[in-house]
Context: one part of a larger RNA
RNA sequence: UGUUGGAUGUCUGAAGGGAAGAAUCACUUAGUACGAGAGGAACGGUGAAUCCAUGCCUCUAGUCUAUCGGUUAUCCGACAGGGUACGCCGAGCAGCCACGCAUGAAGGGAUAAGUGCUGAAAGCAUCUAAGCACGAAACCCACCUUGAAAAGAGACAUCCAUUGGAUACCCAUAGAAGAUGGGCUUGAUGGAACUGGGGUGUACGAAGAAAGCUUCGGCGAUCUUUUCAGCCCGCAGUCCCCAAUCA
Repeated sequence: UGUUGGAUGUCUGAAGGGAAGAAUCACUUAGUACGAGAGGAACGGUGAAUCCAUGCCUCUAGUCUAUCGGUUAUCCGACAGGGUACGCCGAGCAGCCACGCAUGAAGGGAUAAGUGCUGAAAGCAUCUAAGCACGAAACCCACCUUGAAAAGAGACAUCCAUUGGAUACCCAUAGAAGAUGGGCUUGAUGGAACUGGGGUGUACGAAGAAAGCUUCGGCGAUCUUUUCAGCCCGCAGUCCCCAAUCA
């Protein structure tokens, strides 16, 4: 742009994409069939784990330059609180991930080689000439997925007929840019605050205790209490305080 008004939703399914599955082992069948014995199956059934594929993060593990704590050097005069070196180290939610979790059958149709039935040409025979039946991880379905631009451009329902879309703004279940999805005061979309939950691990200050040192005046690592504290949060909820104003 078209599909001959527009929008929203639900479908149909022409035509496509996929490899979505692959092999193994154990038990059973069964010490059976078979075999003089020695030995020794299969069809079928059940279960396990491996590889591969896809998705996910409840658990486990990893990472976690958000965060919390310990500590070193140095700087901000000291304390406190910080800066720099991801300084080093101990933890670590969300997120991302695998070493973790979930799923990934069977069956049907038409066949290949092949196996047959009936059966003539050719009084016999013959799977084939007419006809009929089986037969493979391959093919077509089944399974997952795209898909009205399928020009034969589809169907149905609802709404509007100054309606719809986009820009702008606040955003994320989305993201390289576009795009996609949500919100825009008739509002919980983002921020702040609060509550819950989570991470770290008990803050500063004060009070008390204290190895030891002492010029006897004091100094003092550290410990206890205040204190499951303090600090922090990419999570959830509450709440129109702020920003989604007006035009």
A computed fold for a 247-nucleotide part of an RNA from a Candidatus Nanoarchaeia archaeon, annotated as large-subunit ribosomal RNA, domain VI. Its mean pLDDT, the model's own confidence on a scale to 100, is 82. The RNAcentral record of the full RNA draws on ENA. It matches the Rfam family "Archaeal large subunit ribosomal RNA". Gene Ontology terms of the family: structural constituent of ribosome and ribosome.